[in-house]
RNA sequence: CCAAAGGAUAGAGGCGCAGUUAUUAAAAGUAGGUAUUCCGAGCUGGCCAACGAUGAAGAAUACUGAAAGGAAUAACUGCCGAAGUUGCGGCUUCGGCCGGAAGCAGCAGCUGGGCUUAUACUGAUAAGAGUAUAAGACUGUCAUUUCAGAAAAAUGAAAUGGAGCGCUAUCCGGGAA
Numbered sequence: 001c002c003a004a005a006g007g008a009u010a011g012a013g014g015c016g017c018a019g020u021u022a023u024u025a026a027a028a029g030u031a032g033g034u035a036u037u038c039c040g041a042g043c044u045g046g047c048c049a050a051c052g053a054u055g056a057a058g059a060a061u062a063c064u065g066a067a068a069g070g071a072a073u074a075a076c077u078g079c080c081g082a083a084g085u086u087g088c089g090g091c092u093u094c095g096g097c098c099g100g101a102a103g104c105a106g107c108a109g110c111u112g113g114g115c116u117u118a119u120a121c122u123g124a125u126a127a128g129a130g131u132a133u134a135a136g137a138c139u140g141u142c143a144u145u146u147c148a149g150a151a152a153a154a155u156g157a158a159a160u161g162g163a164g165c166g167c168u169a170u171c172c173g174g175g176a177a
Base pairs, nucleotide, nucleotide: 001175002174006172007171008170009169010168011167014080016079017078018077019076020075021074022073023072024071032064033063034062035061036060037059038058042051045098046097047096048095083111084110085109086108087107088106090104091103092102093101094100112139113138115136116135117134118133119132120131121130122129141162142161143160144159145158146157147156148155
C1' cells in the first nucleotide's frame, strides 16, 4: 500500500441505564392499635381453618400512631442490551387449596437513546409514578445524495433512509514493498 470473511481488546451517545446509603417533604394525622358507647352476626376474591354473644363486620368520640412504592438533594458502586418489557417452564414467600400478588434464575422475541403529547391498563384509581401502543420533534451512529472545502482527502452543513447481532479505534490474520 492492497485487501474478503473472521477473531481479540478498548471505547462513544447523555436530563444515559440500574443499584446502595443519608437527609427532606409528602404519603398522613391515613392504615393500624387502645378505651368507651351504639349495633347485633359475621369475617375472606371463593372454600377450609382460625377468630367471634367473654360481642364479628360496621359507626361515633377520645388518645396514640406507622410503612411500602414513588419525588427532590447529596455521595458512592456497577455499567453502555446499559436496562426494560412480552411469552413459556421452574423455584421461593404470603395460615392451607384455587385465584391473585411479590421475588429469583433460564429460554425465546421486541426496543439505539432520552423527552413531550394522546389513549388504555395498573396503583391508594393521589401524584411530577409505572407499563403498552401511536404520533411529534430532538439527539448519537452508519449509508446515499447535494453544497462548501482550488481538484482530491480529512472535515462541516442539509435532506432521505436503516438499526445496537450496530458504530468507532487498535491489534491479530493474507499478499507486496

Lysine riboswitch aptamer from a Peptococcaceae bacterium, 177 nucleotides, folded computationally. Its mean pLDDT, the model's own confidence on a scale to 100, is 75. It was read from a public genome assembly, where an Rfam model found it. The organism belongs to Peptococcaceae, within Bacteria. Its Rfam family is "Lysine riboswitch aptamer". About the family: Riboswitches are metabolite binding domains within certain messenger RNAs that serve as precision sensors for their corresponding targets.